About this RNA: The RNA shown here (small-subunit ribosomal RNA) has 1382 nucleotides and comes from an uncultured bacterium.
[in-house]
């Protein structure tokens, strides 16, 4: 220190349902790992690992031999000796060598995990039920005989592998006698000991069993026999542990047991015969799958998950089954035997083999090494020893497979160099990096030395670590990422394409998310993928979960096993606690030391091993035993409630039917009808009667019952329930898998019975269809009996019991008290509302969804699916019990914001009604779609495009099309260079642009030059080309609708509410009043223009009431009274009376007042909505064109025309039309302009030109009024359309203008469905103006004049506002979904 106590410390979480929020809940990721395997890369060095597949086949070599000191015999050499025919034999001795007998050892080491769910493992007991070779230690002995067979010799089969026959031999092989007991066996005894069976000691008789030599030859030594006793291995049997499936519920005949025997080293059905008939099993047998098990190993906070590679321990296995023999030990990995498959030899008769030992090959596989060295070390087999053997081992080779070290250089070095990348063009960044300079030497090369390991001699590794010298930055960096999670952003290509992706998801022209560059992050001789585990995941919840609504309470009871259980004493010690002793192998994990130069690795020492087994102790608590209590539970007495239940009676009203009687034309039905009934008499009435089902009022927020369910009334019989009383019994309880019983409704079988109501069916409707909904009918069924079914949203979506834990309120049965129409007070049960507390929130709350205890059910992500299969159960229909394959990233509960409801309440608006005029039919005008076209340029498309951009297209304009030109350019601008001109008149040439000539010729000066033009070069151009879904402004709409909002505080975990809601009011979120909300902002209003009255001031171009003059015109004087003009004031504020109202806010009447309640009318358009419009008004970011997509000219188109729609003019006529007379505005223009009078023209217009840059002159009114005619028709309406003739503008009216006169005189007689605007100076007529403009409105913007009608009201349609519901919708109902079909 590890450990134990307290502290410390250790336990991390994100991303994904939603418009957003909580929450259930699944999915995915971030960590570690590995015997891996791929992609890409790759420098050394240590110290491991390396068939996870085919326990698949196997060639080749090796992997178990050894001992001559156990034995004979053979061989070769060597010395000796003896004979020799001199070749050579023969004995004898030594040493080696072997092929047999013999001994020991091949049961060890080595490989593997196929088989095993089993005492196979692991852990702790037991053997009084066993063995044990070698080893030790003790005791005794070791005397004495025999008979054989191998080799060997001959003969002799067979191809061959093996052999056969005969002679012959040794032995530490083999057999006999002898001796012997502390072995064994019979026998009788004592003692003790054990849980048992029995064991042990002792002292007695019987009666059996033994051996072997070798070396030396000298001691000795090696061995050998019996017998004990220990080591150490092993045998067996026992308690506990040890995987999934009950969709495997029963198994089993040697099966369980017992007596006897046989067998074994030893119990035993192990194996026989005979008795018995039992053993097993919901505490999971039987049956099916999987799988060698442990020490450990990985995760893990830990509990726990998984996994059993190396490396240790055991068991299994050895080509496949099966047997045994041999031995101490095997049923035997490199022994036999038999059978199988397979391979290989053969002469066809017959042989031979077994790499799951080390290499090794051939297969399989995504995948795994050398057919090395050595016996030096370690260990092992045999020798007395030398030694031999030893693919055990020990090393070395091969692979980045794992761990663990080291390099791939350091230092200085800014002009921050060129390169590349980005740019807002300055610049940034790569980047001190790099170049350069100075160094240094780790692996590296090259030489030189050289180990430990070896305790004498022995070194494979190995010239190998190490050490010293030298030698040069030289030879050594990749991979994955870069939306989020998750650290790290740019460009550019691509354009739902390539492609990405671990989940969300990203790509459809500006992709930080695809490719690629630059740049960054990470880890690094590695980096990413992919597979499997464990953690995150408290997502199987022991520790740590839940079940009303998120998936889950069983449909209800009764019970049987288990599970759990009142008080109180004694005792037990089985859970429990505590001590001790034994076990928990070593290696591993940890912690400490050492130690390789660090580390990995290696060692020592401790902790740990949480466990089992045994022993002492304690005695609360739990468990057994035993005595006792009454509070639980039951009993009993006593009165009461009740639609409990059952049986067998009865009652009335109602429907149908029947008769009969009165009547007569329809009844029934429905939204409206038709089916249907009815003149043969319905319906409607009346009286009689049959018959079957229900039980009206009382009735209730009422009762009873386990549940399901139960209602006319009254009897019988039976259950249960509360209250009281406190006698009796004395834990008899609680719950509840298995079973049993009960069980709406429909539904089944067999018999009834059938008024009514009615699935199926038939008819009529409805409707695109209507197999529905509505109607007329009507079958089974409803109804009784018995049997069966067993399911419902069987719901309180809520299991049963027991205790506790604040309040109010009614209510149904008791039961006590008082001051009795009632108070109180207690118990039982039915029901409201709340506190604390739970809850995810709605909500629960003494009837809990709260706090605790006990025991059951049941749930684990949505679909598939309550399906399929197999089983049980039913007549049957159908019910239990119930997966999986494959697919999705959500499914989901509660609550909020919206939005919508053929939901509700309240209000508004020319939104409906009441009106007036109208479009919709006609011809023209004008826009649009369509067609057409070389173009007909393009934009706008429902409200909110469509007489809109356009407030005015013959040329232009113009953006279109044909052609015909220009290429720094038609325009703008810098810089450098040249030239001097430009300009303006005329001429050719052209269609014009345009080219070419001629003539003429610039301005300022400080006298140097500048401005001006043109050409030439460079920079810049130019695009009415895309993209309004990149944008900016800017518009349309919702809507002038009364809304949208903030700070702060206050409520909810939150989104979010609240304020802003309510009640009254208002044109208004206007204001009052209340109020957890109290101010505020944007809007409403108001302030601002006009218009209405009036004062002042002002008085010319207005004006004229009084005065004057006159041409009789305010024309002149003269005036500013009045009108007007235009500045400034005044004026109106619900201020005043009254009535209503809350004593308010406001309203309603009234007065005064030009004007009254926002006097009228404009201007103003909140927060947003609709990717609304506009890239063609302008501005703009990015793409595209550049001799054209620019630019320029001449023509042409934008003005077409079977059609269709929009918006209007003018009309269809007498409230008119034509002609004639005659009066009255306002608001506005005008010098390239309005133009007066006067003349000319039938007109248009024309000639002329007064006035007028304007209260002065000009353009300049109609309708209306008077009166004359038309007489109701296609006309004296109505004008299109065409013919002729003219005018006007403008270079030019052919395509393609306007306006005149003459003449022409079409369609239309008032408009279908359905539509539109409008509420008073409005509609509805009536003219003028004026902007754009040469010229060209029925448009468009404004002007005044004439001048209505109607409003009952808010049910309707449409639009909006507000306040509430429902919701599965939030791209918000033009949603969203479901089914068929491609």
């Nucleotide at each position: 220190a590890a450990u134990u106590c307290g502290c410390c410390c250790u336990u991390a979480g994100a991303g994904u349902u939603u418009g957003a929020u909580u929450u259930u809940g699944g999915c995915u990721c971030a960590g570690g790992a590995c015997g891996a395997a791929c992609g890409c890369u790759g420098g050394c060095g240590g110290c491991g690992u390396g068939c996870c597949u085919a326990a698949c086949a196997c060639a080749u070599g090796c992997a178990a031999g050894u001992c001559g000191a156990a034995c004979g015999a053979a061989g070769c050499a060597a010395g000796a000796g003896u004979c020799u025919u001199c070749g050579g034999a023969c004995u004898c001795u030594u040493a080696c060598u072997u092929a047999g007998u013999g001994g020991c050892g091949g049961a060890c080491g080595g490989g593997u995990g196929a088989g095993u769910a089993a005492c196979g493992c692991g852990u702790g007991a037991a053997u009084a039920a066993c063995c044990u070779g070698c080893c030790c230690u003790u005791c005794a002995g070791u005397g004495u005989g025999g008979a054989a067979u191998a080799a060997c010799g001959u003969c002799u089969g067979g191809a061959a592998a093996c052999g056969g026959a005969c002679g012959g031999u040794a032995a530490u092989a083999c057999c006999g006698c002898a001796u012997a007991a502390c072995a064994u066996c019979u026998u009788a005894g004592u003692g003790c000991c054990g849980c048992a069976u029995g064991a042990c000691a002792c002292a007695g008789a019987g009666a059996u069993c033994a051996a072997a030599g070798g070396a030396a030859c000298a001691a000795u030594u090696c061995g050998c026999u019996g017998a004990a006793g220990g080591a150490u291995g092993g045998a067996u049997u026992c308690g506990c542990g040890u995987c999934c499936g009950a969709u495997u519920a029963g198994c089993c005949a040697g099966u369980u047991g017992g007596c006897g025997g046989g067998g074994u080293a030893a119990c035993g059905g192990c194996c026989c015969a005979c008795c018995a008939a039992a053993g097993c099993g919901a505490c999971g047998a039987u049956c099916g799958g999987u799988a060698g098990c442990c020490g450990g190993a990985c995760u893990g906070a830990g509990a726990g998950g998984u996994c059993g590679a190396a490396c240790g321990g055991c068991c299994a296995c050895a080509u496949u089954g099966g047997g045994a023999c041999u031995g101490a030990g095997a049923c035997a990995c490199g022994g036999c035997c038999c059978a199988g498959a397979c391979u290989c030899c053969u002469a066809c008769g017959g042989g031979a083999g077994g790499c799951a030992g080390c290499a090794g090959u051939g297969g399989g596989g995504a995948a795994u090494a050398u057919u090395g060295c050595a016996c030096a070390a370690u260990g092992g087999g045999c020798g007395a020893a030398a030694g031999c053997c030893u693919g055990a081992u020990g090393c070395a080779g091969c692979a980045a497979c794992g761990c663990c070290g080291c390099g791939u250089g350091a230092g200085c070095g800014a002009u921050g160099a060129a390169g590349g990348c980005c740019u807002u063009c300055g610049g940034g960044u790569u980047g001190u990096a790099a170049a350069g300079c100075u160094c240094u030497g780790u692996c590296c090369u090259c030489a030189a030395g050289g180990a430990a390991g070896a305790u004498a001699a022995u070194g494979a590794c190995g010239g190998u670590a190490c050490u010293u010298g030298a030698g040069g930055a030289g030879g050594a960096a990749g991979c994955c990422c870069c939306g989020g999670c998750u650290a790290a952003c740019u460009a550019c290509g691509u354009g739902c394409c390539a492609g990405c992706a671990g989940c969300c998801g990203c790509g459809g022209u500006a992709a930080u998310a695809c490719g690629u560059a630059g740049g960054g992050g990470g880890c690094u001789a590695g980096c990413g993928u992919u597979a499997u585990c464990c953690g995150g995941a408290a997502u199987u919840a022991c520790u740590g979960g839940g079940c009303g609504u998120a998936a889950a309470g069983g449909g209800c009871g009764u019970g049987u096993a288990g599970g759990c259980g009142g008080c109180u004493c004694u005792u037990u010690a089985a859970g429990u606690c505590u001590g001790g002793a034994g076990u928990g192998a070593a290696a591993g994990u940890c912690c400490u030391g050492c130690u390789u130069u660090c580390a990995a690795g290696g060692u020592g020492g401790g902790a740990a091993u949480u466990g089992c087994u045994u022993u002492g102790g304690a005695g609360a608590c739990u468990g057994g035993a035993g005595a006792g209590c009454c509070u639980g539970a039951g009993u009993g007495c006593g009165g009461a409630a009740g639609a409990g239940g059952u049986a067998a009676g009865u009652g009335g009203a109602a429907u149908u039917c029947c008769c009969a009687g009165u009547g007569u034309a329809g009844c029934g039905g429905u939204g409206a009808a038709a089916u249907g009934c009815g003149u043969a008499g319905a319906g409607a009435u009346u009286g009689g009667g049959a018959g079957g089902a229900a039980c009206c009022c009382c009735g209730a927020u009422u009762g009873c019952g386990a549940a399901g369910g139960c209602a006319g009334c009254a009897u019988g019989c039976c259950a249960g329930u509360g209250c009281g009383c406190c006698a009796c019994u004395g834990a008899c309880g609680c719950u509840a898998a298995a079973g049993c019983u009960c069980g709406a409704a429909a539904g089944u079988g067999c018999g009834g019975g059938u008024a009514u109501c009615g699935a199926a069916c038939a008819g009529g409707a409805u409707u695109a269809g209507a197999u529905a909904c509505c109607c007329u009918g009507g079958u089974a069924g409803u109804c009784c009996g018995c049997a069966c079914g067993g399911u419902a949203a069987a719901c309180g979506a809520u299991g049963g019991a027991u205790g506790c834990c604040c309040g109010c309120c009614g209510u149904c049965c008791g039961c006590g008290c008082c001051g009795u129409u009632g108070g109180c007070g207690u118990g039982u049960g039915c029901g409201g509302c709340c506190a604390a507390g739970c809850g995810a929130a709605a909500g629960c709350a003494u009837u809990a969804a709260g706090c605790a205890u006990c025991c059951c059910a049941c749930c684990u992500g949505g679909g598939g699916a309550g399906u399929a299969c197999g089983c049980c159960g039913g007549c049957a229909a159908c019910g239990g019990u119930g997966a999986a394959a494959c697919u999705c990233a959500a499914a989901g509960g509660a609550a909020u914001u919206g939005a919508c409801g053929g939901g509700g309440g309240c209000c508004c608006g020319c939104a409906c009604a009441a009106g007036c005029g109208g479009a919709g039919g006609a011809a023209c005008a004008u826009g649009u779609g369509g067609u057409u076209u070389a173009a007909u340029u393009c934009g706008a498309u429902g409200a909110u495009a469509c007489g809109c951009g356009a407030g005015g297209a013959a040329c232009c304009u113009u953006a279109c099309c044909c052609g015909g030109g220009c290429u720094u350019g038609a325009a703008u601008u810098g810089u450098g260079g040249c030239a001097g001109g430009c300009g303006u008149g005329c001429c050719u040439g052209g269609a014009g642009a345009c080219a070419g000539g001629c003539a003429u010729u610039c301005c300022c000066c400080u006298c140097g030059g500048g401005g001006c033009u043109g050409c030439c070069a460079u920079g810049a151009a130019g695009g009415u080309g895309c993209u309004g879904c990149a944008u900016g402004g800017u518009u349309g709409u919702c809507g002038u609708c009364a809304g949208c909002u903030c700070g702060u505080g206050c409520c909810g975990u939150g989104a979010g509410g609240u304020g802003u809601c309510g009640g009254c009011u208002u044109a208004a979120g206007u204001g009052c009043c209340a109020u957890a909300a109290c101010g505020a902002g944007c809007g409403c209003a108001a302030c601002c223009c006009u218009u209405g009255u009036c004062a002042u001031u002002a008085g010319u171009u207005g004006c004229c009431a009084u005065c004057a003059c006159u041409a009789a015109g305010g024309g002149u004087g003269g005036g500013c009274a009045c009108u007007c003009u235009a500045a400034u004031g005044a004026g109106a504020c619900u201020g005043c009376c009254g009535g209503g109202g809350a004593c308010a806010a406001c309203u309603c009447g009234g007065a005064g007042g030009a004007a009254g309640g926002u006097g009228g009318g404009g201007a103003u358009g909140a927060c947003g909505u609709c990717a609304a419009a506009u890239a063609a008004u302008c501005a703009u970011g990015c793409c595209c064109c550049u001799u054209a997509c620019g630019u320029u000219c001449u023509g042409g188109g934008c003005u077409a025309c079977a059609c269709a729609c929009g918006u209007g003019c003018u009309a269809c006529a007498a409230u008119g039309g034509u002609c004639g007379g005659u009066a009255c505005a306002a608001a506005g223009a005008g010098c390239a302009g309005c133009g007066a009078g006067a003349c000319c023209g039938u007109g248009a217009g024309g000639u002329g030109g007064a006035g007028c840059a304007a209260a002065u002159c000009u353009c300049a009114a109609a309708a209306a009024c008077c009166g004359a005619u038309c007489c109701c028709a296609g006309u004296u309406c109505g004008g299109a359309u065409u013919g002729c003739a003219g005018g006007c503008u403008g270079c030019a009216a052919c395509u393609c203008g306007c306006c005149u006169g003459c003449a022409u005189g079409a369609a239309g007689u008032c408009g279908g469905a359905g539509u539109u605007g409008c509420u008073a100076g409005u509609a509805a007529u009536c003219g003028c103006g004026a902007a754009u403009c040469a010229g060209a409105a029925u448009g468009u913007c404004g002007c005044g004049g004439u001048g209505a009608a109607u409003g009952c009201g808010u049910u309707c349609c449409c639009g909006g506002g507000u306040c509430u519901u429902g919701u599965a919708c939030u791209c918000a109902c033009c949603g969203c979904c479901c089914g068929u079909c491609a």
The RNAcentral record of the sequence draws on ENA.